[in-house]
RNA sequence: GGGCCUGUAGUAUAGCCCGGAUAGUACGUAGGGCUUCGGACCCUGUAGCCCGGGUUCAAAUCCCGGCAGGCCCG
Numbered sequence: 001g002g003g004c005c006u007g008u009a010g011u012a013u014a015g016c017c018c019g020g021a022u023a024g025u026a027c028g029u030a031g032g033g034c035u036u037c038g039g040a041c042c043c044u045g046u047a048g049c050c051c052g053g054g055u056u057c058a059a060a061u062c063c064c065g066g067c068a069g070g071c072c073c074g
Base pairs, nucleotide, nucleotide: 001073002072003071004070005069006068007067010027011026012025013024020057028046029045030044031043032042033041050066051065052064053063054062
């Protein structure tokens, strides 16, 4: 230098191929219940689509350009 793959809450992960209206789940975490206290359990909340642009009525999803990580070739 070239090719391919990946990037979603604090962490992990589904959804992406084939666009559809509040982005789901688990753990964590905050408050409450329960308990002598704690744990476990129950209830409620919390926080996210790597960045920029394009297409579209509508983009996490499609297209383009970047950034970061991984693998391979030279």